[in-house]
Context: one part of a larger RNA
Molecule: small-subunit ribosomal RNA, 5' domain
Organism: uncultured bacterium
RNA sequence: GGACGAACGCUGGCGGCGUGCCUAACACAUGCAAGUCGUGCGAGAAAGGCCCUUCGGGGCUGAGUAGAGCGGCGGACGGGUGAGUAACACGUGAGUGAUCUACCUUGAGGCGGGGGACAACCCAGGGAAACCUGGGCUAAUACCGCAUACAGCGGCGGGUGUAGAGGCCCGUCGUGAAAGCUGGCCUCUCCUUGGAAGCUAGCGCCUCUGGAUGAGCUCGCGGCCUAUCAGCUAGUUGGUGAGGUAACGGCUCACCAAGGCGAUGACGGGUAGCUGGCGUGAGAGCGCGAUCAGCCACACUGGGACUGAGACACGGCCCAGACUCCUACGGGAGGCAGCAGUGGGGAAUCUUGCACAAUGGGCGCAAGCCUGAUGCAGCGACGCCGCGUGGGGGAGGAAGGCCCUAGGGUUGUAAACCCCUGUCAGGUGGGAAGAGCAAGAGGUCGGCGAACAGCCGGCCUCCCCGACGGUACCACCAGAGGAAGCUCCGGCUAACUCCGUGCCAGCAGCCGCGGUAAAACGGAGGGAGCGAGCGUUGUCC
Numbered sequence: 001g002g003a004c005g006a007a008c009g010c011u012g013g014c015g016g017c018g019u020g021c022c023u024a025a026c027a028c029a030u031g032c033a034a035g036u037c038g039u040g041c042g043a044g045a046a047a048g049g050c051c052c053u054u055c056g057g058g059g060c061u062g063a064g065u066a067g068a069g070c071g072g073c074g075g076a077c078g079g080g081u082g083a084g085u086a087a088c089a090c091g092u093g094a095g096u097g098a099u100c101u102a103c104c105u106u107g108a109g110g111c112g113g114g115g116g117a118c119a120a121c122c123c124a125g126g127g128a129a130a131c132c133u134g135g136g137c138u139a140a141u142a143c144c145g146c147a148u149a150c151a152g153c154g155g156c157g158g159g160u161g162u163a164g165a166g167g168c169c170c171g172u173c174g175u176g177a178a179a180g181c182u183g184g185c186c187u188c189u190c191c192u193u194g195g196a197a198g199c200u201a202g203c204g205c206c207u208c209u210g211g212a213u214g215a216g217c218u219c220g221c222g223g224c225c226u227a228u229c230a231g232c233u234a235g236u237u238g239g240u241g242a243g244g245u246a247a248c249g250g251c252u253c254a255c256c257a258a259g260g261c262g263a264u265g266a267c268g269g270g271u272a273g274c275u276g277g278c279g280u281g282a283g284a285g286c287g288c289g290a291u292c293a294g295c296c297a298c299a300c301u302g303g304g305a306c307u308g309a310g311a312c313a314c315g316g317c318c319c320a321g322a323c324u325c326c327u328a329c330g331g332g333a334g335g336c337a338g339c340a341g342u343g344g345g346g347a348a349u350c351u352u353g354c355a356c357a358a359u360g361g362g363c364g365c366a367a368g369c370c371u372g373a374u375g376c377a378g379c380g381a382c383g384c385c386g387c388g389u390g391g392g393g394g395a396g397g398a399a400g401g402c403c404c405u406a407g408g409g410u411u412g413u414a415a416a417c418c419c420c421u422g423u424c425a426g427g428u429g430g431g432a433a434g435a436g437c438a439a440g441a442g443g444u445c446g447g448c449g450a451a452c453a454g455c456c457g458g459c460c461u462c463c464c465c466g467a468c469g470g471u472a473c474c475a476c477c478a479g480a481g482g483a484a485g486c487u488c489c490g491g492c493u494a495a496c497u498c499c500g501u502g503c504c505a506g507c508a509g510c511c512g513c514g515g516u517a518a519a520a521c522g523g524a525g526g527g528a529g530c531g532a533g534c535g536u537u538g539u540c541c
Base pairs, nucleotide, nucleotide: 001541002540003539004538006537007536008535009534010533013387014386015385016384017383018382019380020379021345026343027342028341030340031339032338035073036072037071040070041069048061049060050059051058052057080298081297082296090222091221092220093219094218095217096216099215100214104211105210107208108207109206110205112146114144115143121136122135123134124133125132126131152175153174154173155172156171157170158169159168160167180203181202182201183200184199185198189196190195191194224270225269226268231261232260233259236258237257238256239255240254241253242252243251273295274294275293276292277288278287279286280285300321301320302319303318304317323334324333325332326331351377353376354375355374359373360371361370362369363368390420391419392418393417400411401410402409403408424482426477427476428475429474430473434468440462441461442460443459444458445457446456447455448454485530486529487528488527489526490511491510492509496525497524498523499522500521506513507512
């Protein structure tokens, strides 16, 4: 000199864009943060209103609504944190003839015919509660057989390929699938207001195949300190066989062998998430890893599996532990390192805000619902950037202050005063883009189709949707009006005098100042530097 997620002191007008618990991975009140689908399925209230009533009640409506249940998809994403981890965790480059991949997508083919349950519900019972038990009824795109099936899977045989191998191709035997729902049409068959079968369209279902995306695993190389850690190792190193996994493997187990690693630093200890990057520097390098992005790890602490395409699962389950809460003492409930917010710790770090309008995500045919992701707003000079606090004129160089050799000098064109301007803030009025989205309605063209039903796609027209927000921006109104401080002035280092003090009080980054004339302490006048900031402290280069 530069830098900062900063803090502290004094001061503080406006705006834009960023940014904001670095400490206790300490504990958490309250609200919200993951749901959705009635076009998978069976059921199905109540309040209120109307009517009737023998005053007990009943009917209609509310409404096939609400809220549940079965079922599907999502809850493995998104969001948080950095505790642990010196490791194939990360970075980079390769490999997988050792692998998986829901939704999406390419292509091929299929969807036949049956069965038995369990919730909801009803009945009975237990419990303070959380909730639980028994009996009975029932549906499905829930569950289970049967049929059929390949280029799938398994066995056998053959070919090909490779250094070798579980690769590729062919044959054969065996084995393994499925689900419907919704709209439309009666052209053909049947009953015939109209429907059923059927046809048709859309959304689905099953098997195989390629892709895309995501993931698992393996290997080469690379990046901390410590030798005042020198030896470490029993599933340890390898083999055979078996189990296990999506998959290789000592991953696990039985048996066999006795190996494996190490001064090119094993083992141990300390520290630490890694990277793109960030800071600094001419560079080499050194330091760092906030925000943003990629990867990893974790979710009260420890352990475990279940479900699933995917988890050993932050807002799932089970066990143990610590802690908190409820309890009728028998037993239960909980997990903010999600967004806000509270206490605590600390030098120190924000609102218990608005909205799904946009972007993105989940579900749904869709309308739409959900979304503290996100978009915005709020608070904080925490940072960067921009703007303002006025401009021109004005000498009898006013008054006052300070200094003085008493003449004067200086503050100082500074003020007053005159003439202007109108940014920002204030007031009045107008007023966006973000929405040429999406969705909806109508039309038209094309495709499917028996069809001038219907559905799908393209285009055109119309209509509708904005949290921010009456914001940005624009015009007008008024009037210099509301807006300057901070540090320093001995040398380094830019800026000097007076008074006070008298080794006192004090200053200080280093050298050093102060003991009676102190440009170094305190005040004043003056000056220097920066300016909505200026200094100080800390840390890095």